[in-house]
RNA sequence: UUUGAGAUUGUAGCGCAUGGGCUGGAAUGGGAGGAUUCCAGUUGACGAGGCGGGGAGUGAUCGAGUCAUCAGCGGAUGCUCCCCAGGGCGGCUGCCAGCGCCCUGAGAAGCUGCGCGCCAAAAGCGGCGAGUGAUCGCCGUGACAACGCCGCAGUUCUGGCCGGUC
Numbered sequence: 001u002u003u004g005a006g007a008u009u010g011u012a013g014c015g016c017a018u019g020g021g022c023u024g025g026a027a028u029g030g031g032a033g034g035a036u037u038c039c040a041g042u043u044g045a046c047g048a049g050g051c052g053g054g055g056a057g058u059g060a061u062c063g064a065g066u067c068a069u070c071a072g073c074g075g076a077u078g079c080u081c082c083c084c085a086g087g088g089c090g091g092c093u094g095c096c097a098g099c100g101c102c103c104u105g106a107g108a109a110g111c112u113g114c115g116c117g118c119c120a121a122a123a124g125c126g127g128c129g130a131g132u133g134a135u136c137g138c139c140g141u142g143a144c145a146a147c148g149c150c151g152c153a154g155u156u157c158u159g160g161c162c163g164g165u166c
Base pairs, nucleotide, nucleotide: 014074015073016072018071019070020043021042022041023040024039025038026037027036028035046063047062048061052084053083054082055081056080057079058078085104086103087102088101089100090099094161095160096159097158098157109156110155111154112153113152114151115150117149118148124141125140126139127138128137129136130135
């Protein structure tokens, strides 16, 4: 490096479970409620979007009819700076160089204006299942975002070389 077999995973807005919340049981009580302690559970972020390679830094983007989605730990495709590779844009067209910005392969410059432009899931409602319970899983229905993206119009570098048209 190739082939085969097995295991694991289903690819991080993700995972964990120390405190907190909630449930069950036991003990304490003459009994109930409540409380305390212990044990066992349960909960602990709803989606959208997101990775060229390397290094450093950092409290890692966006919104929701959620509002414990609390405090925390780990991870992480974010952001900023530097370096590297290939490419895109900078109004006639092509090539080259510089400069600036951008893209990472279905991609790609900046600025201004316009557009009833485009986009979610949880929630909610109805039902089924598991569990003593907190709670969990599934099916149907289901409206609504932002970042952003898209479309249209306008506008914006320097130098060199070749060619076309008037």

The RNA shown here (glmS glucosamine-6-phosphate activated ribozyme aptamer) has 166 nucleotides and comes from a Pseudomonadota bacterium. Its Rfam family is "glmS glucosamine-6-phosphate activated ribozyme aptamer". Rfam classes the family as a riboswitch. From the family's description: This entry contains a glucosamine-6-phosphate activated ribozyme that is found in the mRNA for GlmS. GlmS is an enzyme that uses fructose-6-phosphate and glutamine to generate glucosamine-6-phosphate. The prediction has a mean pLDDT of 76. Lineage of the source: Bacteria > Pseudomonadati > Pseudomonadota.